Predicted 3D model of a 72-nucleotide RNA (transfer RNA) from a Thermoproteota archaeon. It matches the Rfam family "tRNA". It is annotated as a transfer RNA. Rfam links the family to the GO term triplet codon-amino acid adaptor activity. The RNAcentral record of the sequence draws on ENA. The organism belongs to Thermoproteota, within Archaea. Its mean pLDDT, the model's own confidence on a scale to 100, is 82.
RNA sequence: AGGACUGUAGCUCAGCGGCAGAGCGUUUCUCUGAUAAAGAAAAGGUCGAAAGUUCAACUCUUUCCAGUCCUA
Numbered sequence: 001a002g003g004a005c006u007g008u009a010g011c012u013c014a015g016c017g018g019c020a021g022a023g024c025g026u027u028u029c030u031c032u033g034a035u036a037a038a039g040a041a042a043a044g045g046u047c048g049a050a051a052g053u054u055c056a057a058c059u060c061u062u063u064c065c066a067g068u069c070c071u072a
Base pairs, nucleotide, nucleotide: 001071002070003069004068005067006066007065010024011023012022013021018055026042027041028040029039030038048064049063050062051061052060
């Protein structure tokens, strides 16, 4: 310098146009003599940034940012 992939909750990730979700973690409650386990509920997200397409964008297009890998 060229190319590919990734970026979503505290962590690991799903979701590929129409409501943002799961597991683990955190908090509260139930259960217990107490703890663990189990069960129930809750909090927690400007979906990396901006622009475009669309009635509608995490999702499609473009540019930028960060990271990983390949080639030179």